[in-house]
RNA sequence: CACCGAUAAAGGCAAACCUGCCGAAAGGCAGGGACGCAAAGCUGCGGGUCUAAGACCGAUGAGGUUAUGACAGCCGGGCUGCCGAA
Numbered sequence: 001c002a003c004c005g006a007u008a009a010a011g012g013c014a015a016a017c018c019u020g021c022c023g024a025a026a027g028g029c030a031g032g033g034a035c036g037c038a039a040a041g042c043u044g045c046g047g048g049u050c051u052a053a054g055a056c057c058g059a060u061g062a063g064g065u066u067a068u069g070a071c072a073g074c075c076g077g078g079c080u081g082c083c084g085a086a
Base pairs, nucleotide, nucleotide: 004084005083012037013036017032018031019030020029021028022027035073041079042078043077045076046075047074048071049070050069054066055065056064057063
């Protein structure tokens, strides 16, 4: 330095759920809370998943299609990073 990852040390993040706010929704943010996490730090670049306001189809209805909206704690890729036993 690269891999690797411990019943180590120091610290970190925070699922479900609850409350408030934002949003059409998916979802996000803040507080509480811990299921878990060695990148559960950052990034939609590829795949995937969720939503469907607007648009389009439909008959002005029902319904359907669609991401320009989301998810990084779904799988990969990219960038960065703490510690150091075997």
A computed fold for an 86-nucleotide RNA from a Syntrophomonadaceae bacterium, annotated as c-di-GMP-I riboswitch aptamer.
Of the family's consensus pairs, 95% are formed in the model.
Its mean pLDDT, the model's own confidence on a scale to 100, is 90.